[in-house]
Context: one part of a larger RNA
Molecule: large-subunit ribosomal RNA, domain I
Organism: marine metagenome
RNA sequence: GGCGUAUGGCGGAUGCCUAGGCACUGAAAGGCGAUGAAGGACGUGGUAUACUGCGAUAAGUUACGGGGAGCUGUAUGCAAGUUUUGAUCCGUAAAUUUCCGAAUGGGGAAACCCGGCUCUUUAUGAGUCACUUUAUACUGAAUACAUAGGUGUAAAGAGGUAACCUGGAGAACUGAAACAUCUAAGUAACCAGAGGAAAAGAAAUCAAUUGAGAAUCCGUAAGUAGUGGCGAGCGAAAGCGGACUAGGCCAGUAAUUUUGUUAAUAUAAUUUGAAUAGUUUGGAAAAACUAACCAUAGAAGGUGACAGUCCUGUAAUAGUAAUGAUUAACAAGAUUCUUGAGUAAAGCGGGACACGAGAAAUCUUGCUUGAAUGUAGGGGGACCACCCUCUAAGCCUAAUUACUCUUCAGUGACCGAUAGUGAACUAGUACCGUGAGGGAAAGGUGAAAAGAACCCCUAUUAGGGGAGUGAAAUAGAACCUGAAACCGCAUGCCU
Numbered sequence: 001g002g003c004g005u006a007u008g009g010c011g012g013a014u015g016c017c018u019a020g021g022c023a024c025u026g027a028a029a030g031g032c033g034a035u036g037a038a039g040g041a042c043g044u045g046g047u048a049u050a051c052u053g054c055g056a057u058a059a060g061u062u063a064c065g066g067g068g069a070g071c072u073g074u075a076u077g078c079a080a081g082u083u084u085u086g087a088u089c090c091g092u093a094a095a096u097u098u099c100c101g102a103a104u105g106g107g108g109a110a111a112c113c114c115g116g117c118u119c120u121u122u123a124u125g126a127g128u129c130a131c132u133u134u135a136u137a138c139u140g141a142a143u144a145c146a147u148a149g150g151u152g153u154a155a156a157g158a159g160g161u162a163a164c165c166u167g168g169a170g171a172a173c174u175g176a177a178a179c180a181u182c183u184a185a186g187u188a189a190c191c192a193g194a195g196g197a198a199a200a201g202a203a204a205u206c207a208a209u210u211g212a213g214a215a216u217c218c219g220u221a222a223g224u225a226g227u228g229g230c231g232a233g234c235g236a237a238a239g240c241g242g243a244c245u246a247g248g249c250c251a252g253u254a255a256u257u258u259u260g261u262u263a264a265u266a267u268a269a270u271u272u273g274a275a276u277a278g279u280u281u282g283g284a285a286a287a288a289c290u291a292a293c294c295a296u297a298g299a300a301g302g303u304g305a306c307a308g309u310c311c312u313g314u315a316a317u318a319g320u321a322a323u324g325a326u327u328a329a330c331a332a333g334a335u336u337c338u339u340g341a342g343u344a345a346a347g348c349g350g351g352a353c354a355c356g357a358g359a360a361a362u363c364u365u366g367c368u369u370g371a372a373u374g375u376a377g378g379g380g381g382a383c384c385a386c387c388c389u390c391u392a393a394g395c396c397u398a399a400u401u402a403c404u405c406u407u408c409a410g411u412g413a414c415c416g417a418u419a420g421u422g423a424a425c426u427a428g429u430a431c432c433g434u435g436a437g438g439g440a441a442a443g444g445u446g447a448a449a450a451g452a453a454c455c456c457c458u459a460u461u462a463g464g465g466g467a468g469u470g471a472a473a474u475a476g477a478a479c480c481u482g483a484a485a486c487c488g489c490a491u492g493c494c495u
Stems, first nucleotide, its partner, number of pairs: 001494005007488003015480001016444002020415002022412007029404002032159001039100003042055003046078002050074002061094006070082003105114003115129005120123001131157009164195001165193004175182001179229001205212002216243005226234002247396003250340001252337001254336012270318001272316001276291005292309002294298001300312003345369008355381001376391005431438002451479001454466004
C1' cells in the first nucleotide's frame, strides 16, 4: 500500500408520519365603498423581535344570549392580576376606529405640510369646506324680453373586485414544410360597462306542398352540405332526441321597480346523547385470552401499541332573543311606453354570416340617393312568375346555461417535505435588481420535559466523562429511522 472482517465519524438517502397542498362534489354567497372601501403606514402588551388581534376606549369597551372553571393569543418563563357577584371563551347587536389611500378644504416626494368658516369648556378641541351629473329655488351680463353665467338646497356618482358576461378596438410568433390571399384569430394583451349571472328572446323565423311555433344550453345530424393559393385549412343549418318552459306592454284592471303594513317560513352560539370487566405480556393495553353489553350511534379523531362500550364525537333529539333575510297578500309612490321614414331598398366601399365577390341571397353600415304603407310590405340563397309563410324600422321578460376571490359540509386507485401551491416553518419572507421584476432554502427528541440537580477534566457559556431521568440517551436538544459517496481506528492475509 491492497483486499477482507469488525467498529466509528461525516452525510442525510430510505422507511414511517403530517401540521400543508391538489382535484372535485353538494349547498351558500357573489359582496365592499363618501356612514370613507380594497390595500397599507404608524402605533397598541408589565416584560415584546416577528406574526395574530386591536386603534389614543388600541391582544381591547358595552348590552343581550350561550357556557360553567379556570383565564391573561402564537409563546415558554418571571412578575402582577382576574374569576361561581359566573371570568377566559362562543354567538348576535352596538361603541371606539390615529394617518395614508377614490381621498374629497389647498398642496404634496402616499402615510406629510399649510389653511378658511362656525361652535365651545380657548385647546395638541369639535364640526364643516373637492369635483361631476340630475332636479329645484334665488339671482343674473353683452342686450329690451331672454339666455349664458353665478349662488344655495336635495339626491346620485367616483374607487375596488379571482373567474364568468356584453360591447369597443385589435396583434404577432406559428401553419401553409419558403411566402403574399389564407391560417394562427376576432385568439392574446388593452379599454368601457353590467350582473349574480350576463347575453338572447316571443317570428317581416323556419319549412316545403306535410307542417312547426320565443330565446338559451346539451347530444345528434356531421367532419356531412359547403367553403378554400379547391393548398394549409375552415366548417354549418334544418330536422330528430333531451334540459327548462312564460309570456307581456305602448296611457292601462299594464309591466318593472321602491317603500310600508300584515302573515308565514327558515336561521346563531348551543343542549341531551347508549353500552366492559378480568387475566397475561409490556414502560404503557386499545393487543391476546376469558366472559359481557349497546346499536335510529360499528363516520371520524384522540388517548403511553390496534378502542362500537375511556374522551371528543356520531345516529337521534331539544333550543334559538334582537336585528336582519325569504315568500305571499295589500297599500302608496316612481319609471316606461300610442304600432315604429331619411326607414326598407338601390349604387359605391367595407364588415358579419361555415360561405375568401363568387351565380351570392341574408344581416350590418361610411358616402350618394330614396319607396309602399294592408287592394300594402318582407322572406323562401342571383333573378322572374305562381304558391307558401311572416308583419321590419318601439319596449320588457324568469327557468334551463357560464364561473369561483369566498363560506360550510364532504369525497379521492391525488402528493407526502427535491413531492404537493413559489410558500406544511418569520413566504411572496430572506435575498437579488435603479426599476418593471425575479425569488429561495428551511418539517419530525420523548408517551410525558421527566430537557440532565450534583461532581470531574478544561482558558471556556465550547466539548466531554460520571451521576440522575426515561422503555430506550448510539432518543441529549447539531435530537425518529440513519443508506451511499468520503474519512478514520483495530485486526487477519498478501506485498